[in-house]
Molecule: c-di-GMP-I riboswitch aptamer
Organism: Nitrospirota bacterium
RNA sequence: UCCCGAAAAAGCCUAACCCUCUGAGAGGAGGGGGCGGAAAGCGGCGGAUCUUCUUUAAAAGUGGAGAUGGCCGAGCUGCCGAA
Numbered sequence: 001u002c003c004c005g006a007a008a009a010a011g012c013c014u015a016a017c018c019c020u021c022u023g024a025g026a027g028g029a030g031g032g033g034g035c036g037g038a039a040a041g042c043g044g045c046g047g048a049u050c051u052u053c054u055u056u057a058a059a060a061g062u063g064g065a066g067a068u069g070g071c072c073g074a075g076c077u078g079c080c081g082a083a
Stems, first nucleotide, its partner, number of pairs: 004081002012037002017032006035070001041076002045073003048068006
């Protein structure tokens, strides 16, 4: 240094839910709160799921626009150093 992840140390993030704001919506932001997490740090690259518009008698499908990184895979970066 790489792999790896401890009955180690310093820490970090924050699920559901509640309040406020915001969005057409999925959702997002702030405060509280912690289910959990060795990348639950970053970015929508590839899937997947969800929302909305289009079309239609109504749906499904197609196409467009968005959301989810704590849905999965991959990428980039990072703390510590037992086996």